[in-house]
RNA sequence: CGCGGGGUGGAGCAGUCUGGCAGCUCGGCUGGCUCAUAACCAGCAGGUCGCGGGUUCAAAUCCCGCCCCCGCUA
Repeated sequence: CGCGGGGUGGAGCAGUCUGGCAGCUCGGCUGGCUCAUAACCAGCAGGUCGCGGGUUCAAAUCCCGCCCCCGCUA
């Protein structure tokens, strides 16, 4: 250089094919329960969906370019 996979709250991931509310588990916070802690129950906060542009009424999703990580090949 070429090919493939990936980038989404603090962590791990789904959602992309077929555009239409930003979701799951763990973690954090608050409250309940308890003599108390853990567990359990209820609620809450936390996201420029890697970056820029385009298409569209509407983009995490489609198109173009770029950056980063992992692997394969030479």

Notes:
The prediction has a mean pLDDT of 83. The RNA shown here (transfer RNA) has 74 nucleotides and comes from a bacterium. Its Rfam family is "tRNA". It is annotated as a transfer RNA. It was read from a public genome assembly.